The RNA shown here (transfer RNA) has 72 nucleotides and comes from a Hyphomicrobiaceae bacterium. Its Rfam family is "tRNA". The family's RNA type in Rfam is transfer RNA. Gene Ontology term of the family: triplet codon-amino acid adaptor activity. Lineage of the source: Bacteria > Pseudomonadota > Alphaproteobacteria > Hyphomicrobiales > Hyphomicrobiaceae.

RNA sequence: UGCAGGGUAGAGAAGUGGUAUCUCGCCAGACUCAUAACCUGGAAAUCGCUGGUUCGAUCCCAGCCCCUGCAA
Repeated sequence: UGCAGGGUAGAGAAGUGGUAUCUCGCCAGACUCAUAACCUGGAAAUCGCUGGUUCGAUCCCAGCCCCUGCAA
């Protein structure tokens, strides 16, 4: 420098135009003599950034930033 893949709650992932979901973790409650486990409820992501297309963008398009791999 080129090509490919990736960036989404604290962590790990899903989500191919119409309210962003799951697991673990966190908080509260219930249960228990108590803790753990199980059960119920809740908080937490302006979806890497900036523009564009669209009635509407995590999703489509362009540029940029970061990570990984391959090639030189």